[in-house]
Context: one part of a larger RNA
RNA sequence: UGACGGGGGCCCGCACAAGCGGUGGAGCAUGUGGUUCAAUUCGACGCAACGCGAAGAACCUUACCUGGGCUAGACAACACCGGACAGCCUCAGAGAUGAGGCGUUCCCGCAAGGGACUGGUGGUUCAGGUGCUGCAUGGCUGUCGUCAGCUCGUGUCGUGAGAUGUUGGGUUAAGUCCCGCAACGAGCGCAACCCCUGUCCUUAGUUGCCCCCGGGUCAUGCCGUGGCACUCUAAGGAGACUGCCGGCGUUAAGCCGGAGGAAGGUGGGGAUGACGUCAAGUCCUCAUGGCCCUUAUGUCCAGGGCUACACACGUGCUACAAUGGGCGGUACAAAGGGAUGCAAGCUCGCGAGAGUAAGCCAAUCCCAAAAAGCCGCUCUCAGUUCGGAUUGCAGUCUGCAACUCGACUGCAUGAAGCUGGAAUCGCUAGUAAUCGCGGAUCAGCACGCCGCGGUGAAUACGUUCCCGGGCCUUGUA
Repeated sequence: UGACGGGGGCCCGCACAAGCGGUGGAGCAUGUGGUUCAAUUCGACGCAACGCGAAGAACCUUACCUGGGCUAGACAACACCGGACAGCCUCAGAGAUGAGGCGUUCCCGCAAGGGACUGGUGGUUCAGGUGCUGCAUGGCUGUCGUCAGCUCGUGUCGUGAGAUGUUGGGUUAAGUCCCGCAACGAGCGCAACCCCUGUCCUUAGUUGCCCCCGGGUCAUGCCGUGGCACUCUAAGGAGACUGCCGGCGUUAAGCCGGAGGAAGGUGGGGAUGACGUCAAGUCCUCAUGGCCCUUAUGUCCAGGGCUACACACGUGCUACAAUGGGCGGUACAAAGGGAUGCAAGCUCGCGAGAGUAAGCCAAUCCCAAAAAGCCGCUCUCAGUUCGGAUUGCAGUCUGCAACUCGACUGCAUGAAGCUGGAAUCGCUAGUAAUCGCGGAUCAGCACGCCGCGGUGAAUACGUUCCCGGGCCUUGUA
């Protein structure tokens, strides 16, 4: 100087408290440990590993195992020889591959020859390695933490390490600002500048409007005419600054109340993460030093495995019912996606779906039904008309192929479960809770992830205590 203290003072944070809903019990999904296995590839391990890398493991992926092949090699460069390369067929084989046949014969140039592509041979400096080391590294990332801190120049003080500034009195979300002060200034952070959202205006109208008129329909901007008024779309602008008033305060910074206003004291949300810490994570994204393999630790292929199952844990989904289940009718979104794609309508099927097919390169057409809600009928407390696991049979779709190991449908079957011990998690407002919708990945596969809107609460006395953090001070080797 720091770090630490079951030292002190001051102050924050869903940290506690006050509330609401969960987890821990059940079934299932998913990840992990363990065990098993020929292999169950590898990494991640308190917070900050465990629905994590994986935004898609049937083959592929794939790195693992078994077996079958190759050795200048699946990929780059050189020399020589040959030929366009493709494509199709036959045989052997699990395939890789091997043998044979058909077929093709490019560009520049008069030619010689050259070039691109491709097959073969050759061997040296080669290739290749998801092999090891994240404790040799770059890059990227997590975390403390969106916390309010971390430093520098000059000056001053101290023999020096260092101090001062950055401490103090107020104040703030903030080292935010004010005042004071041997300090005076400055930098990285804070804030602002950026994006979305909340109000209004302008510009623009093949979306919107019957606001004007006419036509038509069971009904609808459905159609004609006409028009950008409104809604909306998307570009620009206005608007909020403690600006105004009162009180408090040191006449300051600022705090409290009020007016006006769509919005008030950072309006709400996002992006943005200082110096550093954890030898944190990643050599399996990529890059890279060193080491190791080189007829194998490289590479090609078939099949299997990553999907195993006495157990244990994490994260979720569905429930245990009557503010509920079932049936019928009926209303209102936002944000997205769509060309070897989204598909209306019609027909068939109980259904998953199939057949046919209009429209749409999409503010134009489609996915599309939003669901909870509302209006009726029914069930009457029961392991039930709750709950749906499990299993049997029959099917649909994708795909070369659903046995290991896909999703979905119908019929049958109907398990555990009657609110969950100790313990533990999230959330302060359009939030929690609850309801559905979309997208990425993707042939197919979502209870996960990332978004979108609908309905829409309760509570916060307070800071003694638990956890984490900031400033000052004190004790300590």